RNA sequence: GGAGUGGGCUGGGCGGUCGCGCGGCGGCGACUUCAAACAUCGUCGCCGGGAGGAAAGUCCGGGCUCCACAGGGCACGGUGGUGGGUAACGCCCACCGUCCGAGAGGACCGGGAAAGUGCCACAGAAAACAUACCGCCGAUCGCGGCUUCGGCCGCGAGGCAAGGGUGAAAAGGUGCGGUAAGAGCGCACCGCGAUCUGGGCGACCAGAUUGGCAGGGUAAACCCCACCGGGAGCAAAACCAAGCAGGAAGAAGGGGCGGCUCGUCCCGUUCGACUUCCGGGUCGGUUGCUUCAGCCGGCGAGUGAUCGCCGUGCGAGAGAAAUGACCGCUCUCGACAGAACCCGGCUUAUAGGCCCACUCCGCUU
Numbered sequence: 001g002g003a004g005u006g007g008g009c010u011g012g013g014c015g016g017u018c019g020c021g022c023g024g025c026g027g028c029g030a031c032u033u034c035a036a037a038c039a040u041c042g043u044c045g046c047c048g049g050g051a052g053g054a055a056a057g058u059c060c061g062g063g064c065u066c067c068a069c070a071g072g073g074c075a076c077g078g079u080g081g082u083g084g085g086u087a088a089c090g091c092c093c094a095c096c097g098u099c100c101g102a103g104a105g106g107a108c109c110g111g112g113a114a115a116g117u118g119c120c121a122c123a124g125a126a127a128a129c130a131u132a133c134c135g136c137c138g139a140u141c142g143c144g145g146c147u148u149c150g151g152c153c154g155c156g157a158g159g160c161a162a163g164g165g166u167g168a169a170a171a172g173g174u175g176c177g178g179u180a181a182g183a184g185c186g187c188a189c190c191g192c193g194a195u196c197u198g199g200g201c202g203a204c205c206a207g208a209u210u211g212g213c214a215g216g217g218u219a220a221a222c223c224c225c226a227c228c229g230g231g232a233g234c235a236a237a238a239c240c241a242a243g244c245a246g247g248a249a250g251a252a253g254g255g256g257c258g259g260c261u262c263g264u265c266c267c268g269u270u271c272g273a274c275u276u277c278c279g280g281g282u283c284g285g286u287u288g289c290u291u292c293a294g295c296c297g298g299c300g301a302g303u304g305a306u307c308g309c310c311g312u313g314c315g316a317g318a319g320a321a322a323u324g325a326c327c328g329c330u331c332u333c334g335a336c337a338g339a340a341c342c343c344g345g346c347u348u349a350u351a352g353g354c355c356c357a358c359u360c361c362g363c364u365u
Stems, first nucleotide, its partner, number of pairs: 001361010012330007020050001022048009052336001056347002059345005064233004076229005081095005096110001097108004111224002116222002118218003133164002135160003140157007172190006191213001192211008237287004246278005253267005292315001294314002296311006331334001
């Protein structure tokens, strides 16, 4: 210098003017009242803070709330190497195994197919109690032919599964021996099973002995094994409570015409006006609501995920729903995108920029 691998951060900046919704403080007004104060409401001013790394998809896990629930089992669903982290997880970390890459590294829907059942298109002889299309052999047995009488050749019975062919896949692989031809038939190494020894918490690894050696694949087919799992969700749920209707008790009066009297009008007197009380509860209001498994910084433990301690450090909370508009300067000219009960993950979208660690190649010293 080039080509890559893994991970992290950021998501225009500064200033001015005018707004929006939330909280605190203060002023004014309204409401209440005999009059005020408090509270509440409105308005104005000042101060404080006001979207994201994904606020998204709503896929997984938990908190919270209500409902259900003796205990056990079945069914159903989920998870699936091992150990750890965590409130929990299908997440994260470390490690193991297999595969991919020259390497840094990456992928794994990673338990069980020597329990059972099912399925395996096309091609192919055969797709699983194995089999024989081409092929090889024909030592042995039978028949025929030839013969120099030693045998030779052909066909068949039969033997074989090495080679060819089919297929995604065909009953270990390579080599030597062996044989009529062959074959774990014998042997060496590799592979596999069993037993043992050593190491590791474990997945697993290494080694030794031994058996010529089980018998394809598929569990994202049923199934088996181990572990986990009640249901619904903030439109959860709790509280207050106009009006209308209902119930109980009392009841002959009650109310309007601006204060009083007169007058008048309306409702009513057992089918009960009106008053008091009661339960449920509509409109509506309040709570739930945001300060916690939080973020940031420091120190410590740990390979790490993470955990512990400390700190005058930081902090949206609406309810038809605020977080905006304009102007100036500036730069590399700005992507995806908007909270609605909260939190931990995963996934998906994302212009541009920055940083760290590592690998390979070339050149130079």
Molecule: Bacterial RNase P class A
Organism: Planctomycetaceae bacterium